[in-house]
RNA sequence: GUGCCGCUAGCUGAGUGGUUUAGCACCCGCCUCUUAAGCGGGGGAGCCCGGUUCGAUACCGGGGCGGCGCA
Numbered sequence: 001g002u003g004c005c006g007c008u009a010g011c012u013g014a015g016u017g018g019u020u021u022a023g024c025a026c027c028c029g030c031c032u033c034u035u036a037a038g039c040g041g042g043g044g045a046g047c048c049c050g051g052u053u054c055g056a057u058a059c060c061g062g063g064g065c066g067g068c069g070c071a
Stems, first nucleotide, its partner, number of pairs: 001070007010024003018054001026042005047063005
């Protein structure tokens, strides 16, 4: 330099055009002598810019970062 893959919550991941989902973590409550466990509830996310579309996490283009390969 070039090809391919990836980027979604604090962390790990799901989701192929119509309300962004879960586990753990965090916060509140219940339970308990207390803690933990357990139970109920809550907050929190699309790497950036542009395009397509009535509507984009998902499709297209460019950029950024990471991984693998080739040179």
A computed fold for a 71-nucleotide RNA from Actinoplanes awajinensis subsp. mycoplanecinus, annotated as transfer RNA. The RNAcentral record of the sequence draws on ENA and Rfam. Taxonomically the source falls in Actinoplanes awajinensis (Bacteria, Micromonosporales, Micromonosporaceae, Actinoplanes). Rfam family: tRNA. The coordinates come from a structure-prediction model, not an experiment, and the mean pLDDT is 81.